The RNA shown here (small-subunit ribosomal RNA) has 1434 nucleotides and comes from an uncultured bacterium. RNAcentral holds the sequence, with entries from ENA and SILVA. Its Rfam family is "Bacterial small subunit ribosomal RNA". Rfam links the family to the GO terms ribosome and structural constituent of ribosome. Its mean pLDDT, the model's own confidence on a scale to 100, is 84.
[in-house]
RNA sequence: GAUGAACGUUGGCGGUGCGCUUUAUGCAUGCAAGUCGUACGAAGCCAUGGUUUUCGGAUUAUGGUUUAGUGGCGGACGGCUGAGUAACACGUAGGUAACUUGCCCGCGAGCGGGGGAUAACCUGCCGAAAGGUAGGCUAAUACCGCAUGGCAUGGGUUUGCGCAAGCAGGCUCAUUAAAGCCGUAAGGCACUCGCGGAUAGGCCUGCGGCCGAUUAGCUUGUUGGUGGGGUAACGGCCUACCAAGGCUACGAUCGGUAGCUGGUCUGAGAGGAUGUCCAGCCGGAUGGGGACUGAGACACGGCCCCAACUCCUACGGGAGGCAGCAGCAAGGAAUUUUGGGCAAUGGGCGAAAGCCUGACCCAGCGACACCGCGUGGGGGAUGAAGGUUUUCGGAUCGUAAACCCCUUUUCCCAGGGAAGAAUAAUGACGGUACCUGGGGAAUAAGUCCCGGCCAACUACGUGCCAGCAGCCGCGGUAAUACGUAGGGGGCGAACGUUAUCCGGAUUUACUGGGCGUAAAGGGAGCGUAGGCGGUUGCUUAAGUCGGGUGUGAAAUCUCCUGACUCAAUCAGGAGGGGUCAUCCGAUACUGGGCGACUUGAGGGCGGCAGAAGGAAACGGAAUUCCGAGUGUAGCGGUGAAAUGCGUUGAUAUUCGGAAGAACACCAGUGGCGAAGGCGGUUUCCUAGGCUGUUCCUGACGCUGAGGCUCGAAAGCGUGGGGAGCGAAGCGGAUUAGAUACCCGCGUAGUCCACGCUGUAAACGGUGAACACUAGAUAUGGGGAGUAUCGACCCUUCUCGUGUCGAAGCUAACGCUUUAAGUGUUCCGCCUGGGGAGUACGGCCGCAAGGCUAAAACUCAAAGGAAUUGACGGGGGCCCGCACAAGCAGCGGAGCGUGUGGUUUAAUUCGAUGAUACACGAAGAACCUUACCAAGGCUUGACAUGUUGGAAGUAGAGACCCGAAAGGGCGACGACCUGUAUCCAAUCAGGAGCCAUCACAGGUGCUGCAUGGCUGUCGUCAGCUCGUGCCGUGAGGUGUUGGGUUAAGUCCCGCAACGAGCGCAACCCUCGUGCUAUGUUGAUUUCUCAUAGCAGACUGCCUUGUACAGCAAGGAGGAAGGUGGGGAUGACGUCAAGUCAGCAUGGCCUUUAUGCCUUGGGCUACACACACGCUACAAUGGGUGGUACAGAGGGCUGCUACGCAGCGAUGCGACGCGAAUCCCUUAAAGCCAUCCUCAGUUCGGAUUGCAGGCUGCAAUCGCCUGCAUGAAGCCGGAGCUGCUAGUAACCGCAGGUCAGCUAUACUGCGGUGAAUACGUUCUCGGGCCUUGUACACACCGCCCGUCACGCCAUGGGAGUCGGAUACACCUGAAGUCGAUGGGCCAACCAUUUAUUUGGGGGCAGUCGCCGAGGGCGGAGCUGGUGACUGUGACG
Repeated sequence: GAUGAACGUUGGCGGUGCGCUUUAUGCAUGCAAGUCGUACGAAGCCAUGGUUUUCGGAUUAUGGUUUAGUGGCGGACGGCUGAGUAACACGUAGGUAACUUGCCCGCGAGCGGGGGAUAACCUGCCGAAAGGUAGGCUAAUACCGCAUGGCAUGGGUUUGCGCAAGCAGGCUCAUUAAAGCCGUAAGGCACUCGCGGAUAGGCCUGCGGCCGAUUAGCUUGUUGGUGGGGUAACGGCCUACCAAGGCUACGAUCGGUAGCUGGUCUGAGAGGAUGUCCAGCCGGAUGGGGACUGAGACACGGCCCCAACUCCUACGGGAGGCAGCAGCAAGGAAUUUUGGGCAAUGGGCGAAAGCCUGACCCAGCGACACCGCGUGGGGGAUGAAGGUUUUCGGAUCGUAAACCCCUUUUCCCAGGGAAGAAUAAUGACGGUACCUGGGGAAUAAGUCCCGGCCAACUACGUGCCAGCAGCCGCGGUAAUACGUAGGGGGCGAACGUUAUCCGGAUUUACUGGGCGUAAAGGGAGCGUAGGCGGUUGCUUAAGUCGGGUGUGAAAUCUCCUGACUCAAUCAGGAGGGGUCAUCCGAUACUGGGCGACUUGAGGGCGGCAGAAGGAAACGGAAUUCCGAGUGUAGCGGUGAAAUGCGUUGAUAUUCGGAAGAACACCAGUGGCGAAGGCGGUUUCCUAGGCUGUUCCUGACGCUGAGGCUCGAAAGCGUGGGGAGCGAAGCGGAUUAGAUACCCGCGUAGUCCACGCUGUAAACGGUGAACACUAGAUAUGGGGAGUAUCGACCCUUCUCGUGUCGAAGCUAACGCUUUAAGUGUUCCGCCUGGGGAGUACGGCCGCAAGGCUAAAACUCAAAGGAAUUGACGGGGGCCCGCACAAGCAGCGGAGCGUGUGGUUUAAUUCGAUGAUACACGAAGAACCUUACCAAGGCUUGACAUGUUGGAAGUAGAGACCCGAAAGGGCGACGACCUGUAUCCAAUCAGGAGCCAUCACAGGUGCUGCAUGGCUGUCGUCAGCUCGUGCCGUGAGGUGUUGGGUUAAGUCCCGCAACGAGCGCAACCCUCGUGCUAUGUUGAUUUCUCAUAGCAGACUGCCUUGUACAGCAAGGAGGAAGGUGGGGAUGACGUCAAGUCAGCAUGGCCUUUAUGCCUUGGGCUACACACACGCUACAAUGGGUGGUACAGAGGGCUGCUACGCAGCGAUGCGACGCGAAUCCCUUAAAGCCAUCCUCAGUUCGGAUUGCAGGCUGCAAUCGCCUGCAUGAAGCCGGAGCUGCUAGUAACCGCAGGUCAGCUAUACUGCGGUGAAUACGUUCUCGGGCCUUGUACACACCGCCCGUCACGCCAUGGGAGUCGGAUACACCUGAAGUCGAUGGGCCAACCAUUUAUUUGGGGGCAGUCGCCGAGGGCGGAGCUGGUGACUGUGACG
């Protein structure tokens, strides 16, 4: 885009079309084929006249009318349908010299004279009926003789024509016709025999149009001939005989499907799909068979028979056929009225009038399709109300509505009113179309969609639910994807969905594809059919090309006109359409015929190389075994071992012997072969190749479906052989296991002969042949030239084998004269992944198995090449307290603290590998506090606003209840501004209070909605950009490489050149000097403090190097190669952490999840982990004496001196907002002394008593004294820190803080080491490279079994069907044939005669064929089946 459509929602009008696609299922009822009285007899009725009459009528003649019957014509057309049919059925072009044709037209000739019957009718009989039967009467255009015979037919003869079969004619003999009716007449209509025409058919032929080879052979009337029969006619159409043919790979036969065509739909076309309506042809008429009649049928509304079904019946027997029009039932997703009319068109009959006509013309139903029209037009901003949304300002529906003006298509009412009719009449449609008038915006809009494809976005609800979905995919609490709403987009009397076809799809590729790696080259060769084929001459004209003629029906299609108002629709004209037929012409190319040629191909002759094949013979080394000797305890084997062998003497070694298999070195991207493959030497047989010559043949060629042959290894059969090796098997190890890898044994096999198998990653993953298209280089074979004494070298021709490479090709990788380039020819093969190279069938095989080769079902991918990452028990280079080397520790003990767990009314919350666990917390007795219990408050503890109110108002001492909060009572009792100058509880306003409404409040949830901040990789050296260049692209280059560095630091090189964020530097601090300043230090010199400046840059020297960067050493210097330390953290990663610091979207809560209060809890305690402190002691502990810091803090504070107390501390009080005063005695150290290796004079836990301090309050704080004196004697696996003023040890200070649980944290100084060979290993990281099936990125991906569920399918003892052909039995109707003993009007003969005979006919019987039925086996095919196999999905 389309449809004979259906379904969902909706639905105003008209025009034109279309309307059982399914059960060719069954049908009630009505209608669909009759007509002619001018063919005929008869009967009824009517009219008129006559005769007659018993007046009822009877009878007769004429006319009209109606009809059953005889007769004629038509029922073979028209209408319906598509079951069957793969066929001369259809289409197209032809043939018929092999034929027919009623009615019609033209022409010729004729129509004389007779006969016998029979329906109707009457009478009788049978039957339920349908119907039948017997007797009697009668007519014809019914039937039958006779006459005539132009023509016709047959015979004879003859002429012309034709290739022939034959055609046309002459003469002659024989045979064969007829019907009348109407009319006053003329005549008309019929009839007969012919010829011709027209029309309609029959038959035959070429070509064309479906699928399957998992259908390969089919055929006996089959193929042909002769005779006969039959037909309108040819013909095996039928029959007898004879011959053995005929068809088939260009697809016979068989199976499946199907009416064919003009056309229709689609498509740029070529094609593909289709065959409804209309038109042509064919087939069919309940299923099957058959003939009759006829011009025509084997006959839809005829006949006979069989069968199934339905109906009637008196049970004896009968009747029927909607795939005609309506209609019914059933089926189905689904398809209409039991309508009107013969007015038109057409048909039948008739002389005509006319009759008949469900053909047809109309109407009805159905948005089923196409086309047209309408549902209003103009104005109208307050941008109304309302809806939706919102950042609360607004935005949007929206000029949309209301409202004003206008119009009337449509609709309603009324009036007029056709054409279609050809004519005198006649119109179903139809009072329709159309016209006129009136009325009134009136009667008339939906549907689908809005994530991308694809045009159109928000809100709410929902929360992987409900649902959506054509594909991708949406939905797990902020869904433009579900549902609803608002808005928007599309189309519009329709819009969506489903189904189907074509397109897109160059995705079956003729036009117009491919096969190295994506699917795809057969394992290889030989060769049949076929396809294709070198140079040249003549000829032919099949292909090819041009022209003419014929045909290609109409309709359809295209163009141009015309008619309906337009369109759809209809009409006219033109055009187009064939792989068609035929005639004429052309002859380049292809083909056919004849001839020639040599370059393709082959051959001859001369040379050459070779693991080419087959057979036979021979050889040495090695292994193993056997014999003998020497010799002694091990051998062997492995990562290490063990099994194994060995004192019955192994291994080792020497000599001798046996056997089998394989052939070291040479040996090579070397050679040969078609491939598989081929390797010791020699001989014989055989094949191919290369080269030289240009001697011979003369296109003999290439490819190759089927076919045939060869074909590694393994395997199979028979017979040998068997040294080594070695599936299976056994043993030993390894291991969680180890049916493996390793070790020791070892059977088949490996070897030979003969036969089978026929497959491999049979690979160059690259079919064969020929031609053409730059080179460079290596190597094997042969030749020529030059040169040489000769061989090399060099140049060149040619055949092979490799590497690199241009153009070109390729998706890229890559290929490139050995093409995957450019062309030609032929073959094979492919068409998403899985199922599956499987099942079934067939063929082959001894078997194993091979070849050929599907489907159901299932997935949305599977795959190739390349890119960037990540990863690797891949590689290279490098770094880091990463290891190593050291020092000190942790892990064991006690205690402190944190966490888990448990417990609890609550033990608030968060942090959880590294990157949580002395973390948030720089300080939980109350407070903090977020938790729990209890008691209270409700505009609230806090903010802003609105409205209203109260005058002893706000506030508030005392008192009462209470644990407090809170509640009650309430003496007393205000403030600011104004009226207004003073006072006043006078008024107004404010503040404050009460009430109300908005709101406050929330440490409630979501760190996976967020901001900000932070941790980590990591202070690792990386991360990027612009332009250019390369690549189809992802992307690369730069950033890689060579050096170097702490560093992507620097240098060099380079299709890159530059730049940014990082590194470094700039900043702070410590170390040196200088300058300036100098309070409180000290007397300005110094130390110190403050502010600034200088100094260090590989600057200098030497060495190494590429003399670039840099490195090593040295000098000077306080300091030397970033001098030490700090601050500083690139792009990013971990949905890392934090909604409880803060901020914040959304959600939730609102007499509570908010607020207040008291008490409790966060401090619990079997246990586990983490971070620490103190120790275990003599490098120590106790006691006494004595020395030296730095950095901080201080007014609700630090607190001196003094006094009291053993002490904590108290009393008291100087100084100091601090370089001034205080904290403040630093400690380790040093000196001296005691302890002497012990659970101690170590260690200090725990507990008791007595005190002190802070605070409202010590249950749960700290401190002091006395007493008590636990574990612990250096710590398993494992783990941590540190490279120098570092570790370790020692003390001091600060923040937080009323106090403290600080052993924590942040700082400060004092004393002050050891070690680093080095980068193999562990961990982490950086760069380059490599592989990848990973990309959530190895904590990845992913394979198979098993278990369960579900689906599909194969096998299966069987079982139930279907269609088919065959054999046999039976056999209806009927044609044909036979028969004679029945019966019979015409004609002939005969008899006096009823007759008799003949001819002919009817019936009967028999035979052939024969539908159907029965029975049998056969192959094909479908369903089902215990059980079983496979596969897919979860």